A computed fold for a 179-nucleotide RNA from Evansella vedderi, annotated as Lysine riboswitch aptamer. Taxonomically the source falls in Evansella (Bacteria, Bacillota, Bacilli, Caryophanales). The sequence was found by an Rfam model in a public genome assembly.

RNA sequence: AGGUGAGGUAGAGGCGCAAUGCUAAUAAGUAAAAAAAUGAGAGUUUGGACGACUGUGAUCAUUUUUGAAAGGGAGCUUUGCCGAAGCAUGUGGAAUGUCCAUAACCACUUAGCUGGGGCUGUAUUGAAUAAGUGCAGCACUGUCAUUAUGGGAGACCGUAGUGGAGAGCUACUUAAAGC
Numbered sequence: 001a002g003g004u005g006a007g008g009u010a011g012a013g014g015c016g017c018a019a020u021g022c023u024a025a026u027a028a029g030u031a032a033a034a035a036a037a038u039g040a041g042a043g044u045u046u047g048g049a050c051g052a053c054u055g056u057g058a059u060c061a062u063u064u065u066u067g068a069a070a071g072g073g074a075g076c077u078u079u080g081c082c083g084a085a086g087c088a089u090g091u092g093g094a095a096u097g098u099c100c101a102u103a104a105c106c107a108c109u110u111a112g113c114u115g116g117g118g119c120u121g122u123a124u125u126g127a128a129u130a131a132g133u134g135c136a137g138c139a140c141u142g143u144c145a146u147u148a149u150g151g152g153a154g155a156c157c158g159u160a161g162u163g164g165a166g167a168g169c170u171a172c173u174u175a176a177a178g179c
Base pairs, nucleotide, nucleotide: 007173008172009171010170011169014082016081017080018079019078021076022075023074034065035064036063037062038061039060040059043053044052046101047100048099049098050097085114086113087112088110090108091107092106093105115141116140118138119137120136121135122134123133124132125131143164144163145162146161147160148159149158150157151156
């Protein structure tokens, strides 16, 4: 001197992400509980051990009466945001009378994967043909790079392709080491 790097601030993608509250439905005439009747007859929690109860009937099934809720989804509102968030791994907690284990579930962690939403198929969770998640495929879309082509003095813009990933991209700011 130049204006690259780390850092910082602010933004963009769009049926964008997540959460809260309210409303009406679904769940469902289901579960649970209580009573009665009938039938069966030895066990009773997700598993194990102990305990307690049990032929004076544990437990299961059917019928009658009574009869929910959570989760998930839809609409509206508010809030926080753009690795928003989700999944996966690991750790811890966690079922009943007690103890141990484990699952749904909850919390935390990680330079693990995914740019975003959609559709289709499949597996799984679920009451569900709703929705979620994993895997695969299909196009769409945003961003950067690049190829061809047209326009433009140029920066750049349009069209048609190809490729990459958010630790990215854009704008501003600051601006070291090295040379």
Source information:
Model confidence (mean pLDDT): 75 of 100.